This record gives sequence, C1' cells and structure tokens, in this order.
RNA sequence: GCCUUGGUGGCUCAGCCUGGUAGAGCGUCUGCUUGGUAAGCAGAAGGUCGCGGGUUCAAAUCCCGCCCAAGGCUCCA
Repeated sequence: GCCUUGGUGGCUCAGCCUGGUAGAGCGUCUGCUUGGUAAGCAGAAGGUCGCGGGUUCAAAUCCCGCCCAAGGCUCCA
C1' cells in the first nucleotide's frame, strides 16, 4: 500500500441485505417483597448509531471520502 470484517446505552450484541417510532440480555437506580440479604416482581434513567458529505419526503440502514480496531495479502538492494 491492497483486501476482508467490524465501530449502535456502562458491557456483550441484534437491527443494515429489502430506508419508515433505535432495541435485547447483563449491569445501574427507585419501589414492592424479606427479620435482613440474595433471588423474584414492577418501574425508571442511560444513545452525536465512529466522523464528514451526498441521495431521498424520510438514512443506523443506500452512495462517496476519512478515522479507528482485528485479521489476511503484497512490495524493497
């Protein structure tokens, strides 16, 4: 340098193909329950969907450029 895959709540990930209200599990907080804790139940908070631009009535999703991570390939007398 080239190729592939990935980047989405604190963590692990789904959703992207085929555009139409941003989700799950775990964790956190509050309440219920308990003599008390764990477990259980109910509720809540928590997101620039890596960054910028384009297309569109509408973009996490499609297109272009860039950044980062992992893996692979290639080049030098």

Transfer RNA from Methanothermococcus okinawensis, 77 nucleotides, folded computationally. The prediction has a mean pLDDT of 82. Its Rfam family is "tRNA". Rfam describes the family as follows. Transfer RNA (tRNA) molecules are approximately 80 nucleotides in length. By type it is a transfer RNA.